The part of an RNA shown here (large-subunit ribosomal RNA, domain II) has 681 nucleotides and comes from Palaemon varians. The organism belongs to Palaemon, within Eukaryota.

[in-house]
Context: one part of a larger RNA
């Protein structure tokens, strides 16, 4: 891992409700007893036929109260009840599985900790404590050479114990080891036996260690199916409908209750939806400043503050100062409003729908973890994201399209179909349809289904305005750009051109006391500006389409690709293509209406959670002392048929003795999932 069997809302009591039988103002029995195959008896008791009060009471009433007033609950408006069957509550393990935990009573110190009693072990080699002898020394000791002796949790190093570093090993040789290496090795040493200390205890030279591969409370067994608002599973079909992720509450926030939202059942019967009439109420969007409150500029002008005058000081006069009011312009606002819509909402009267609308009551749920797009918004950076309104889709929704793509665009799948029309979106190939048609732009592979920007630019269309022009413009060539003068000043020098001040006059067709390079300072080159030369458009500026630069990301170019100068873009057009949409045929199924012999017409049939339906199978049980069966039963194998489906049923082969219609009955009644149990490979 696979196949095989096994594997999960059950049972009993109470109790709502529905729906089926009895009986009915009634209805019923419980224990017991008799009989025992059935059933009888049993009238205590429920429940129901009167309510009100807290209660004695009372009674169509009753309570409250002084009340007869009021006002609360009632009556006038009579269907209960037994059984049975289903759904669901509530008690119980209560659909199954699954903790860590608690709690008792045992069993454990053959492991390992600590003690205890009695035994054992430790090669060799080293070092040289006290003490003693003996010689020197002393007054006498002290001191003191040699020798002797053998002390030490003494040294090196094996057995022996240990486990500090490294490797390997990590499905090992091993559920902790092997290599080399290390550290202790007369000592708090090491170990062999027998004993002792037991779970909230032991025992620890202390790590929360250790106590038998198990320790922050051991194992065994037992309460016991502990409890899990946790997570995981939970088996056959077919048919109608069909949610919700939201409010309000909660030691509540992954849980739960009511309330909205689904469903079935009854009952009202249009009460609902759409869209138009007419009538409301608002204070939003805007857009104003009249209030509030911010706010520039300006003008007037108290007040303030500097100044002048004064010995001080008041008075006066002044001001690059600041300023309330107040006038004029400007202009902001969710907690300003002189205004003020569009939508919506409410009400009303027509119209249209008769819908599996709409309310009411009663049975069952589910659901209270949303999401993305768009729209108005709060919060934030008009970030991402996150709260909300409103409308879509997902969710619960397949189908086409967007390459690919829950949430976008089109469009809601009952089934067939090698029929046809669209949508949304496409038409050169890939790829189903135009290399379609007119007219224009783009040159940049700009773009050909996601995105750039302030900003530059004689790219180019398209529209205006403006000035110059055959009296000859614009570019280009050719000539000329002079003189007073090196204007004055300053400087070492200053001559059109370092710097200041002036910027005239004069010949001229025209030439700045000179725009710019250039010289130390002159020179030199060029511009302004003039002439000829050419011969016709030329130069600005605004809007404006399409393009160019601004444009840099990480596997390998990238329009989905080939590619394309249209097959790119912008306007018009006409075909065509393209879905499970519509529409044709052919079948099915609900539901209503009509017809009732059967049928026919309209609507409809996507669908999780989940609520209602009708159905198949399985194993037993009555029918069944029945039919069937060795002339071959039940499983198995193969295969054909029928039925929307679960599943029938036939043949044939194997098998070798059971099986079992048909209405009914009763469940140990349906498997793929649960790190699922057992077993096989």
């Nucleotide at each position: 891992g696979u196949c095989a069997g096994c594997g999960a809302a059950u049972u009993u009591a109470u109790u709502u409700c529905u729906c089926a039988a009895g009986c009915a103002a009634g209805c019923u029995u419980a224990a017991a007893c008799c009989g025992u195959u059935a059933g009888g008896u049993g009238u205590a008791g429920g429940c129901g036929u009167a309510g009100c009060g807290a209660a004695a009471g009372c009674g169509a009433g009753u309570g409250u109260u002084a009340a007869u007033a009021g006002c609360g609950c009632g009556u006038u408006u009579u269907a209960g009840u037994u059984u049975g069957a289903g759904u669901g509550a509530u008690a119980a393990g209560a659909c199954c599985c699954g903790a860590a935990a608690c709690c008792g009573g045992g069993u454990g110190a053959g492991c390992u900790a600590g003690u205890u009693a009695u035994g054992a072990g430790c090669a060799g080699g080293u070092u040289g404590a006290a003490g003693g002898a003996u010689g020197g020394g002393u007054a006498a000791c002290a001191c003191u050479g040699u020798c002797u002796g053998g002390a030490g949790g003494a040294c090196c190093g094996a057995a022996c114990c240990c486990a500090c570093c490294a490797a390997c090993g990590u499905u090992g040789c091993a559920a902790u080891g092997u290599u080399g290496g290390g550290g202790g090795a007369u000592g708090a040493c090491u170990u062999g036996u027998g004993a002792c200390u037991a779970g909230g205890g032991g025992u620890g030279a202390a790590a929360g260690g250790c106590c038998a591969a198990u320790c922050a409370a051991a194992c065994c067994c037992g309460g016991a199916u502990a409890u899990a608002u946790c997570u995981g599973g939970u088996u056959c079909u077919c048919c109608g409908c069909g949610a919700a992720a939201u409010c309000u509450a909660u030691u509540u926030a992954a849980g739960u209750a009511g309330a909205g939202c689904g469903u079935c059942a009854a009952a009202a019967u249009u009460a609902u939806c759409a869209u138009g009439u007419u009538g409301g109420g608002g204070g939003u969007a805007g857009a104003g400043c009249a209030c509030u409150a911010a706010u520039u500029g300006g003008g007037c002008u108290a007040g303030g503050g500097g100044g002048u005058c004064u010995a001080a000081a008041c008075a006066a006069c002044u001001u690059a100062c600041u300023a309330a009011a107040c006038c004029c312009a400007g202009a902001u606002a969710a907690a300003c409003u002189c205004c003020g819509a569009a939508u919506a909402c409410c009400a009303u009267c027509g119209u249209g729908u008769u819908a599996u609308u709409u309310u009411u009551u009663g049975g069952c749920a589910g659901a209270c973890a949303c999401a993305c797009u768009a729209u108005g918004g709060g919060u934030g950076c008009u970030a991402a994201g996150u709260c909300c309104u409103u409308a879509g889709u997902g969710g619960a929704g397949a189908g086409g399209g967007a390459a690919a793509c829950a949430a976008c665009c089109c469009u809601g799948a009952c089934c067939a179909u090698a029929g046809g029309u669209u949508a949304a979106g496409g038409u050169c190939c890939c790829u189903a349809a135009g290399u379609u048609a007119u007219a224009c732009c783009u040159a940049a592979g700009u773009g050909c289904u996601u995105u750039a920007a302030a900003g530059g630019a004689u790219g180019u269309u398209g529209a205006a305005a403006a000035a110059c022009u055959u009296a000859g413009a614009c570019a280009g060539c050719u000539a000329g750009g002079a003189g007073g003068u090196u204007g004055g000043c300053u400087u070492g020098g200053a001559a059109g051109c370092a710097g200041c001040c002036a910027c005239c006059c004069u010949u001229u067709a025209a030439a700045g006391a000179a725009a710019g390079c250039g010289u130390a300072a002159c020179a030199g080159c060029u511009c302004a500006c003039u002439a000829g030369u050419c011969g016709a458009g030329u130069u600005u500026u605004u809007c404006u389409g399409c393009a160019c630069c601004g444009c840099a990301a990480a596997u390998g170019u990238u329009c989905g690709g080939g590619g394309c100068u249209a097959a790119g873009g912008u306007a018009u057009a006409c075909a065509c293509c393209g879905a499970a949409a519509c529409c044709g045929u052919g079948g099915g199924c609900u539901u209503u209406u009509c017809u009732u012999u059967u049928g026919a017409a309209a609507a409809g049939c996507g669908g999780u959670a989940g609520c209602g339906g009708a159905g198949c199978g399985u194993u037993c049980c009555g029918u069944a002392a029945g039919c069937u069966g060795u002339a071959g039963a039940a499983g198995c194998a193969a295969u054909g048929c029928u039925g929307u489906g679960a599943a029938g049923u036939g043949u044939u082969g194997u098998g070798g003795a059971g099986g079992u219609a048909u209405c009914g009955g009763a469940a140990g009644u349906g498997a793929g999932a649960a790190u699922g149990c057992u077993g096989a490979c």